[in-house]
Molecule: transfer RNA
Organism: Patescibacteria group bacterium
RNA sequence: GGGGGAGUAGCUCUAAUUGGCAGAGCGGCGGUCUCCAAAACCGCAGGUUGCAGGUUCGAAUCCUGCCUCCCCCG
Numbered sequence: 001g002g003g004g005g006a007g008u009a010g011c012u013c014u015a016a017u018u019g020g021c022a023g024a025g026c027g028g029c030g031g032u033c034u035c036c037a038a039a040a041c042c043g044c045a046g047g048u049u050g051c052a053g054g055u056u057c058g059a060a061u062c063c064u065g066c067c068u069c070c071c072c073c074g
Base pairs, nucleotide, nucleotide: 001073002072003071004070005069006068007067010026011025012024013023020057028044029043030042031041032040050066051065052064053063054062
């Protein structure tokens, strides 16, 4: 230098009719229960979807450029 893959909640991942409200588990907070705690159950909060543009009525999803990490070729 060329090719491929990944980047979404604190962590691990899903993206659901492949463009139409961003979700789950764990973790966190509150509650019930208990003498207390754990477990269990109920509820709540938490996201600039790596960054910047473009297309579109509408983008995590399509297009372009860039950044970071991994693999392959030279």